This is a predicted complex of two RNAs, RNase P RNA and transfer RNA, with 438 nucleotides together. It holds a member of the Rfam family "Bacterial RNase P class A". Rfam's curators write: Ribonuclease P (RNase P) is a ubiquitous endoribonuclease, found in archaea, bacteria and eukarya as well as chloroplasts and mitochondria. The coordinates come from a structure-prediction model, not an experiment, and the mean pLDDT is 76.
Formats: sequence, C1' cells, structure tokens
RNA sequence: GAAGUCGGUCAGGCAGCCGCUGGGUGCAAGAUGCGAAUCUUGUUCCGAGAGGAAAGUCCGGGCUCCGCAGAGCAGGAUGCCGGUUAACCGCCGGGCACCGCGAGGUGACGGAAAGUGCCACAGAAAACAAACCGCCCAUGUCCUCGAUCGAGGGCAGGCAAGGGUGAAACGGCGAGGUAAGAGCUCACCGCGGCCGUGGUAACACGGACGGCAAGGCAAACCCCAUCUGGAGCAAGGCCGAAUAGGGAAGCAUUGGCGUGGCUCGCGCCGCUUCCGGGUAGGCUGCUUGAGCAGGCGGGAAACCGUCUGUCUAGAUGAAUGGCUGUCCACGACAGAACCCGGCUUAUCGACCGGCUUCCCUU
RNA sequence: AGCGGGAUAGCGCAGUUGGCCGCACGCCAGAUUCAUACUCUGGAAGCCGGCGGUUCAAGCCCGCCUCCCGCCACCA
Repeated sequence: GAAGUCGGUCAGGCAGCCGCUGGGUGCAAGAUGCGAAUCUUGUUCCGAGAGGAAAGUCCGGGCUCCGCAGAGCAGGAUGCCGGUUAACCGCCGGGCACCGCGAGGUGACGGAAAGUGCCACAGAAAACAAACCGCCCAUGUCCUCGAUCGAGGGCAGGCAAGGGUGAAACGGCGAGGUAAGAGCUCACCGCGGCCGUGGUAACACGGACGGCAAGGCAAACCCCAUCUGGAGCAAGGCCGAAUAGGGAAGCAUUGGCGUGGCUCGCGCCGCUUCCGGGUAGGCUGCUUGAGCAGGCGGGAAACCGUCUGUCUAGAUGAAUGGCUGUCCACGACAGAACCCGGCUUAUCGACCGGCUUCCCUU
Repeated sequence: AGCGGGAUAGCGCAGUUGGCCGCACGCCAGAUUCAUACUCUGGAAGCCGGCGGUUCAAGCCCGCCUCCCGCCACCA
C1' cells in the first nucleotide's frame, strides 16, 4: 500500500421565520353549581415530540379476559455440552463436522441394534439380497481326440476378488494363502464395546481385546429427553344514547352449556342456528418501563449486583411540515398505535477499533 | 395494529418425495355437412409465485421473501 474478516457509533448538522400535536404554569370569557369545584374556548411563557430497522408478524414474554387457567390423551415446539435470562428456536462460551491459505463462517448437531416404511430408472442384485460379462476344474460325471501322460468341451459344482449399472453394491488398502477366491490369515486404517488419563460435561488422547450381521433416509412415521390452557388492547373496564324484552326452527336431565379437539371429574339450568331491528358516541386502558446513561464490584464472556443521575410521542379521518442561508459525508431503506427481549428482510453513506493474508521498502 | 387462507397451460381447477404434472373450457388441424353449429379424432400450449435448504431426486418436505383474498365493535 492492497485485499479481507469481526465488533461498535451516527442516520444529515447549525441559524432564522411561519405552522402542527400533546403536557405544565398563569390570565380572560362562557356553561353547570349555594359553594368548593368541574368542563369548553382563546391566549402568554416553558420544556417535549418517530426507527435501526418503527417493517414482516417468524418466536418469547409482561398485561387483560374466559367459574375449571383440575387430571389425562391427542396435538404442538425444542434437540451436542455448560452458562445466562421474565422467557425464547435468543445470547455467551466450549465440543464435533464441513467450508476457507488465514483471521473467521455455517450447522435443522439425540436415536437406524424398539418397531414399521421408502430407496424410482438403470442394474444379476438395494439389506442378513444376488449372478449379466466373467474366474476356476483341486472334486464327481458324460462326450471327443489320444498308445499313455494329457488336452478340449458340456453338465453338476465352487467364487463374489475383477468389469459393467447406479447417488449408494454387505468395510478399505497391501502382502500371504487358495483350483480360483473370500477377514481365510497377518500388518495398518475403519467399526465395536472395555480400561486408563484430562475435562463439570459434550468430548479428546492412549492401551489391550474382538475378525467384526450393524448401507442411506427420522426437514419418513416413530422412540427418547425437556417444555406447553385458550384468546388477544379491535384484550378489557366505565358512561351515555337508541330500538323490536321481535319472529322461526332444533335439542332438552339418557340433555345442553362452561375460550381449540377428545375422555374423566367439577359447576350451572338452559342452550344452539337463522331471519329481522337499534346504536356505531365519549372516557379509560395509554405510557415510570424485566427503562436509559454513568461509576464501582463479580464473571473468560453473555450477564448479575450495587450507587448516582434522568423522565424522553401517546395520535385516534391519525400530530414533525414549508421557506431562506450555510456546512458537508450531498443522505438511502423508510413513520410509533399496549409495552418489551430477539430473529428475518430492505438499505445511501461516514467514522472508530481488533485481527488475518499478500506485495514493496528499510 | 392483530388473526386466518391462497399462488399449477390463455381462463377455472385436480395432483400422496420417484415420469419437470393432468381434467374441462378456449386455440389449431382433419373428418362430417350444401354451408355453419353440434359431434368425433388428433395436436400445440407449463421457469408448478421467487430464493435457499434436506434428499440421488422436490409441484409435494422445511425456512425466508413477494403478491392476492377474507375476518375483526356493542345492545337485545
């Protein structure tokens, strides 16, 4: 100097003028009221006002409701080990496997010997299977040549090492052995359980033993371990207003209903469906939080504890806009709707730090 | 804001991991008919919404993304 990798910060700034929303203090007017007080409108001043993803609604909770939020089954979710958390499929660290020269990245990572199932086409054959091309004639039998030895061929028989097919062919490679072969034997590798060392553990290393029925697929059904009520702020609570307390059908204690399905138990005595009618208004929930910032301590880290400080949108036909000047990185993706912890997706750029590789110079 | 469902020939719809897939309507050609329609025969027509993953192999199984459709108040 170039290329990469991991982590963090910002998300146009400053000044002026006019405008928008809600909050606080004060003033004025009006309404209700005996008064206290409450409500509405206007106005002065003060301070506040969209995001790192506010998005997708993929997860987990807080919170609210449902007389069963009792028990169980089914269903659903997670899946190496340890830690963290309100909880999680998140995060941190470690292990193993794969990718990368490396820093690093990815992982849907329990079990195929509990059982069932699938592996198309091709191929002889796709799981304790099987002989297409082949190899053999030590053994038995038949035929031909042949004086004999012997040679050739067929049948019976032996083989699965070689070749072919396929994603995958019943361990791999080398030597010995054999009629030809085969873990048949041996060494190494692989596999299996056992023992020892280290580690909380996943696991790693080492040792001896065993010729060893242990292909793939569980994002196949399933088995194992752990967890799991449902619905959701349009949840719910309060006030006000209007109407039709209407009509029809069905079930009815051997029944029906009780916030997904089924069973048991418990509780209640009514319940279900359709047609039709009325209202669609206001207040609340609604923002002080598992909050944020900083210091100290513990911890390898995520994170935990403690102290100090701070209050930072609450709209509801939906609030942030317009103009001017200047700086500059010339600004993309993009706007809260109960709140929070994550994941995923979109994205113009600027800055800071750690680490790795390559080139050059000294 | 929240909760459900869907995407396959030009249109409407089927489809269990093993043939990149069918039915009907429409289109083309032929037969039939005086001619058309009807009817019969045959044919053409598909990035299975997009991207990734599992698997030998994905329309189907598992994720993420894009688009479309629907539901969602109270009284009695």